Source information:
A computed fold for a 1163-nucleotide part of an RNA from a Pseudomonadota bacterium, annotated as large-subunit ribosomal RNA, half B. Lineage of the source: Bacteria > Pseudomonadati > Pseudomonadota.
Context: one part of a larger RNA
RNA sequence: CCUUCGUUUAGGAACUAGGCAAAAAAGCGGCCGUAACUUAGGGAUAAGGCCUACCCGGUCAUACGGCCGGGUCGCAGCGAAAGACGUCAAGCGACUGUUUAUCAAAAACACAGGUCCCUGCGAAAGCGUAAGCUGAUGUAUAGGGGCUGAUGCCUGGCCAGUGUCCGAACGUUAAGGGGAGGGGUGCAAGCUCCGAACCGAAGCGCGGAUGAACGCCGGCCGUAACUAUAACGGUCCUAAGGUAGCGAAAUUCCUUGUCGGGUGAGUUCCGACCUGCACGAAUGGCAUAACGACUUGACGACUGUCUCAACGAAGGACUCGGCGAAAUUGCAAGAGGAGUGAAGAUGCUCUUUACCCGUGGCUGGACGAAAAGACCCCGUGAAGCUUUACUACAACUUGAUAUUGGGUUAAGGGUAGGCAUGUUGAGAAUAGGUGGGAGCUUUGGCAUCAGUGAGAUACCACCCUUGCCUAUUUUUAAUUCUAAUCUUGAUCCGUAAAUCCGGUUCAGGAGACAGUAUCUGGCGGGUAGUUUAACUGGGGCGGUUGCCUCCCAAAAUGUAACGGAGGCGUUCACUAAGGUCAGCUAGGUUCCGAUGGAAACGGAACUGAUAGUGCAUAGGCAAAAGCUGGCUUUACUGCGAUUCUUACUAGAAGAGCAGUUGCGAAAGCAGGACUAAGUGAUCCGACCGUACGAAGUAGGACGGCGGAAGCUCAACGGAUAAAAGCUACUCCGGGGAUAACAGGCUAGUCUGGUCCAAGCGUCCACAGCGACGACCAGGUUCGGCACCUCGAUGUCGGCUCAUCGCAUCCUGGAGCUGUACAAGGUUCCAAGGGUUUGGCUGUUCGCCAAUUAAAGCGGUACGUGAGCUGGGUUCAGAACGUCGUGAGACAGUUCGGUCUCCUAUCCGCCACGGGCGUUGAAACUUGAGAGGGCCAUUCUCUAGUACGAGAGGACCGAGAAUGACGUACCUCUGGUGUACCAGUUGUUCUGCCAAGGGCAUUGCUGGGUAGCCAAGUACGGUUUAGAUAAACGCUGAAAGCAUCUAAGCGUGAAGCUGUCCUCAAGAUUAGGUUUCUUAGGAUCCUGGGAGAUGACCAGGUUGAUAGGCGUUAGGUGUAAGGCCAGUAAUGGUCUGAGCCGAGACGUACUAAUAUCUCAUUUG
Repeated sequence: CCUUCGUUUAGGAACUAGGCAAAAAAGCGGCCGUAACUUAGGGAUAAGGCCUACCCGGUCAUACGGCCGGGUCGCAGCGAAAGACGUCAAGCGACUGUUUAUCAAAAACACAGGUCCCUGCGAAAGCGUAAGCUGAUGUAUAGGGGCUGAUGCCUGGCCAGUGUCCGAACGUUAAGGGGAGGGGUGCAAGCUCCGAACCGAAGCGCGGAUGAACGCCGGCCGUAACUAUAACGGUCCUAAGGUAGCGAAAUUCCUUGUCGGGUGAGUUCCGACCUGCACGAAUGGCAUAACGACUUGACGACUGUCUCAACGAAGGACUCGGCGAAAUUGCAAGAGGAGUGAAGAUGCUCUUUACCCGUGGCUGGACGAAAAGACCCCGUGAAGCUUUACUACAACUUGAUAUUGGGUUAAGGGUAGGCAUGUUGAGAAUAGGUGGGAGCUUUGGCAUCAGUGAGAUACCACCCUUGCCUAUUUUUAAUUCUAAUCUUGAUCCGUAAAUCCGGUUCAGGAGACAGUAUCUGGCGGGUAGUUUAACUGGGGCGGUUGCCUCCCAAAAUGUAACGGAGGCGUUCACUAAGGUCAGCUAGGUUCCGAUGGAAACGGAACUGAUAGUGCAUAGGCAAAAGCUGGCUUUACUGCGAUUCUUACUAGAAGAGCAGUUGCGAAAGCAGGACUAAGUGAUCCGACCGUACGAAGUAGGACGGCGGAAGCUCAACGGAUAAAAGCUACUCCGGGGAUAACAGGCUAGUCUGGUCCAAGCGUCCACAGCGACGACCAGGUUCGGCACCUCGAUGUCGGCUCAUCGCAUCCUGGAGCUGUACAAGGUUCCAAGGGUUUGGCUGUUCGCCAAUUAAAGCGGUACGUGAGCUGGGUUCAGAACGUCGUGAGACAGUUCGGUCUCCUAUCCGCCACGGGCGUUGAAACUUGAGAGGGCCAUUCUCUAGUACGAGAGGACCGAGAAUGACGUACCUCUGGUGUACCAGUUGUUCUGCCAAGGGCAUUGCUGGGUAGCCAAGUACGGUUUAGAUAAACGCUGAAAGCAUCUAAGCGUGAAGCUGUCCUCAAGAUUAGGUUUCUUAGGAUCCUGGGAGAUGACCAGGUUGAUAGGCGUUAGGUGUAAGGCCAGUAAUGGUCUGAGCCGAGACGUACUAAUAUCUCAUUUG
């Protein structure tokens, strides 16, 4: 020193995040007594008060007891042990229960109760490929699922969105049916392929219902006779605009809201208010008795939690003996300061200090150890989870076909036959169309002709529209039958048994449905696989991503940034914005001219590219590239020397040749546009052309070649045809290539100062202030940068312990003052010392209470976690508000939540030794040097004086006390005092009585010697000397003056150097003095006021060192035993007795015996 315990003066929560821990009290014993509230059960052992031993007698009447009366002792009688602290108030959850085995026990889960949904039995639901099983040998008072969470009072509005359920007319819609039409081939028949209309379900669209389904539940403006407010009005939007209740709340950011209560003081707490950032009604709202190892506040009691620590006990630590690990370890010959440096050095530079080696201790450093950082970023890493990401799949569901048959009815379609049907007007008149046609005929007539008209009728033929009938075929719907199929029961058999299974037979039920298979559409986080960009002064959010123009860009080209500015994703085609030929000149200012103006048109003068160019900007442009007109299509085909640009892919310029055109008289010009943007590789399929291949041949499918089109592939060199999120449940690999802490650099911000002086200050810039500005310093703020550290530099605050700076809070010394005094203001010097306790909050800070001379500001890894704490922040649980469809999220809130190392290697620090040295030894010293200390207040006198109208009230000087701090001590006051004394409970032992011993925390209780202690006592900060700071002076020039200064000389501070205290010759510079020279020292022993061990000190028979013994101080408090009194408990007396550790004095009785060893040098 640590751990676990015991006691503690005065105070009593002042401690602290918090009464954590500890203490205390009451003790399921008796008697008395007991509130609010209440679900009437509780609350309740509420709270609170009194009693409790022993002896004797009585009584109850049978008790190992109760009661009554009297008596006795002690500090204390449930005498030890065991055995609830209580009260008030709030939050949450009703309750008892359950949970993260191993950091969370809770407000989380569960719960009884409520409600919704599904389920009619081969039930729903679940498991399984299936068979089959659970549900259940149950049957809606049953079973399954969701939400809520006792009870009480209640549970509002919205069906637009999403979901669920219901509906089925219409639209859309797959396979399938259908087969107009077409392709290939072929002489054809045919074969083959494509295929329109139409028929075709669920789903979706569509219509409705539904909230104790997912969910949602507004804004603006105005208005009342003070003001304020708005019952009221207006207006916009909505599916509807939040009702009751509650409300700064587990929800309130601002916020410590405001008011009230409690306190001396209240960021917490309670009660209110309502401005609800962002309560709100079964993701339930509001109350609520009881309950809670829950959370919060207050009070009583009580205490070492604290002021402020002390003593004691046991076990460690330490020494000795025995046994004997571990992590760690580049090396080790391992110091301080300043500097440097990959930016914080034992190892570099300079400098200072330092003889060699240990032991006990402390942890400031070794960016200590431990764990390839869990935060952060990165990875075309992983995993888990989510969803209206993408894509699949299960499950569910739909239709078609098969298993799969018969009938009836209805409706539709096709085909064949028959019959009918057809009205503008004109015209006999109801003209379907076309062709033939001059006749036809049943002898009635009808046609022809004529007429009307677009068209002419008789008759024949073919056909059209619409409809009916028959036959046949097909589709759909409804219904029915029984024989497939499914299923129930019974008989019999397999079978000795068998409520199973299989078979036979019979009787039913369902029935071509169901079930199953294939094809098919839908739905489908139920499951699975994946995706979810990069740049980035960390990442995210934001912004950006291709192309063009300018600046940056440093006079070639090129050149970056999340540098500064703008554009593009086109446009123009026959009256061109293209080609060519020809012609022309804009714009502005001033003046003149009907309507006429700033501006229309005409004219003049001056000016000179400011105009115009399809569009951005830049460069151009007058012989115009601008404007106008004529004719036109070169906005051509095939090529292309040579260049530019360039990683590649791409991109750009291009004379010239051939062909064919246009314009021009011609020379010529023309392969788009004044130029530079106006864009997209490859694959893929389709289109046009070509006719190159065509798997026996022919043809063809298909392919090739040429052309042009299809991508906001805009993340624009384009990963796929097709892709979003969460992770605090997380994981891996990496990074100090990259953030959060700290350091470093910087100094915008910050802090301090200086200069200028507009102005304030009655007057007056500068007593005190000081705008607009300028310039420094510092490195405490917020930042910037990203340099060390991500194979780990622990982060806020508190506690403890400090240390430095001074820009000084107090104390000291000065100047100025708008200084009368006093009290102040401001400035200068000054860092010696000092710089409070509480309430609130995690707080730093801050506010408040009460003090004070003052309650300083900063640095030290925002000093200090191998020193402590762990309230905050910052893992896993849970809740509220808010956001999100969701998983989840929040510098929002709330409750809870493992701080590793008994052991320190080196440096450092505090102590203590050994060695050697210092020319042998002992004793006493000097002091180079180092450290410590250095404080302040109050009162009295001077003096109620100076000053002042008064009120008030000094300097200087003298004295007396006090506080905090420090050192030493134990006489006093006290604490402790587990080897001292006494009392006492239970039990056990010494045979019993008596007297004692042991155990129960030293059993408990009352005292207490020495020692050690503080709260006790004593003492300390003095004094003055020297040199100074600011300041004040003397003399005094430069500069005939002035001037404290330049030469010279003074005064002057708690500060500096001494004086005071401590250490100190390893002060290797090792000092000095005295004494000794067979000097001295050690081992060993007795011990201690000394001590971890060494050491130190007192002693060792010539001895009081320890023990013993005697006397005594002191403590306890009257022993045992005897006698006496009393029935007894018990009392009295011998007796201030007996006993007693450490104290004092004395005394050799015992033990320090005997011996051995080192040294004995120099001269």
The prediction has a mean pLDDT of 83.